[in-house]
The RNA shown here (TPP riboswitch aptamer (THI element)) has 100 nucleotides and comes from Robiginitomaculum sp. Rfam family: TPP riboswitch aptamer (THI element). Rfam's curators write: Vitamin B(1) in its active form thiamin pyrophosphate (TPP) is an essential coenzyme that is synthesised by coupling of pyrimidine and thiazole moieties in bacteria. On this family, see Serganov et al., Nature 2006: "Structural basis for gene regulation by a thiamine pyrophosphate-sensing riboswitch".
């Protein structure tokens, strides 16, 4: 000096569904509120992801299974897309490296 690992700063990308209610409001629909299911996350500047990319989107008002119901589970998927730039990097042990 470079690479890797680790730490850190800023930036960016994303999803937010299903069921129930003798609750509130309304003519009703709807909205709000409360409860439940799965999950990291179902509106929290929280959670996840940033090319070593299954975070997330398309395919999909699709297919098989399952559920009160829902991408709830599975394949689909070696498919097609999809969002990055910086800063720092020391000590002990050890012959050194590794490991701690």
């Nucleotide at each position: 000096c470079c690479c890797g690992g680790c730490u850190u700063c800023g930036a960016g990308g994303g999803g937010c569904g299903c069921c129930c209610g003798u609750g509130a409001u309304u003519c009703a629909c709807g909205u709000c509120c409360g409860g439940g299911c799965u999950g990291a996350g179902a509106c929290g500047c929280a959670c996840c992801c940033u090319u070593g990319g299954a975070a997330c989107c398309u395919g999909a008002u699709a297919c098989g299974g399952g559920u009160c119901a829902u991408g709830c589970c599975g394949g689909c998927g070696a498919a097609g897309g999809g969002a990055c730039g910086g800063a720092g990097u020391a000590g002990a042990u050890g012959g050194a490296a590794a490991a701690u």

Background
Lineage of the source: Bacteria > Pseudomonadota > Alphaproteobacteria > Robiginitomaculaceae > Robiginitomaculum. It was read from a public genome assembly, where an Rfam model found it.